[in-house]
RNA sequence: UCUUAUCCAGAGUGGCUGAGGGAUUGGGCCCUGUGAAGCCACAGCAACCGGUUCUCCGCAAGGGGAACGCUGGUGCUACCUCCUACCCGGCCCAGGCCGGGAGAGAUAAGA
Numbered sequence: 001u002c003u004u005a006u007c008c009a010g011a012g013u014g015g016c017u018g019a020g021g022g023a024u025u026g027g028g029c030c031c032u033g034u035g036a037a038g039c040c041a042c043a044g045c046a047a048c049c050g051g052u053u054c055u056c057c058g059c060a061a062g063g064g065g066a067a068c069g070c071u072g073g074u075g076c077u078a079c080c081u082c083c084u085a086c087c088c089g090g091c092c093c094a095g096g097c098c099g100g101g102a103g104a105g106a107u108a109a110g111a
Stems, first nucleotide, its partner, number of pairs: 001111007012042005020031003025085004043077003048073002050070001051068007081104001086101006
């Protein structure tokens, strides 16, 4: 970089440190010296991959389904990916609200 899947659920304390942070740009809304981001330790959440058990199809190779959190590999632990921006539709038409899609991003697995 590409492909596929998921993204309205869930889960935080302590230590070091000290001013920003919620990916990026604009707008909005928030968090933050009652300590941001980062690093470390421990704890937790989830179940993508792996594993185990059961089960179904199959001669087999293999494949489908369910359950289990498993001393495994990642990920995650404010706010829907914090909301919005572009396109389409509906309501109301002042500006908003709702739904669908695209784009961007995040994570996993594969190439």
This is a predicted structure of a 111-nucleotide RNA (SAM riboswitch aptamer (S box leader)) from a soil metagenome. The coordinates come from a structure-prediction model, not an experiment, and the mean pLDDT is 86.